[in-house]
RNA sequence: GCCGCCGUAGCUCAGCGGUAGAGCGGCCGGCUGUUAACCGGCAGGUCGGGGGUUCAAAUCCCCCCGGCGGCG
Numbered sequence: 001g002c003c004g005c006c007g008u009a010g011c012u013c014a015g016c017g018g019u020a021g022a023g024c025g026g027c028c029g030g031c032u033g034u035u036a037a038c039c040g041g042c043a044g045g046u047c048g049g050g051g052g053u054u055c056a057a058a059u060c061c062c063c064c065c066g067g068c069g070g071c072g
Stems, first nucleotide, its partner, number of pairs: 001071007010024004018055001026042005048064005
C1' cells in the first nucleotide's frame, strides 16, 4: 500500500429499513436471624465521526477514525 471483518449500555453481545434489547454489573425493594443465593423493580446508549439514499437508517451507499486478520 491492497483486501476482508469488527466498532450498539460500565463489560460481553443480539438487533440486517418501521418505538434500541438481553445477560452480567450498578441502584432500590422483597425473602432470610445475617450474608450469599433467589425474586421484583429502576437507572444507564450522540448505535465510532461526517455526508448521502429513503416517508423512515444501528441496518443500505460514500469518506474518515480506531481495532483485528490476511496479502505484498